A computed fold for a 73-nucleotide RNA from a Candidatus Woesearchaeota archaeon, annotated as transfer RNA. The prediction has a mean pLDDT of 83. It matches the Rfam family "tRNA". Gene Ontology term of the family: triplet codon-amino acid adaptor activity. Taxonomically the source falls in Candidatus Woesearchaeota (Archaea, Nanobdellati).

RNA sequence: GGGCUUGUAGUCUAGUGGCUAUGACGUAUCCUUGACAUGGAUAAGGUCGGAGGUUCAAUUCCUCCCAGGCCCA
Numbered sequence: 001g002g003g004c005u006u007g008u009a010g011u012c013u014a015g016u017g018g019c020u021a022u023g024a025c026g027u028a029u030c031c032u033u034g035a036c037a038u039g040g041a042u043a044a045g046g047u048c049g050g051a052g053g054u055u056c057a058a059u060u061c062c063u064c065c066c067a068g069g070c071c072c073a
Stems, first nucleotide, its partner, number of pairs: 001072007010025003018056001027043005049065005
């Protein structure tokens, strides 16, 4: 330098163009206990890597850029 691939909450992750983006772990509060652990309930936490484009509508499709991984030279 070229090709392929991945990027979604603190971490991991689902989501084949259409409702307020899914679940688990973790965090906070409450219940339960003499206290802790376990268990239960509730809540907070996301500019879906960035910019632009297509579309009535984009996490999803297209282009470029950034970052990680693999391969070729």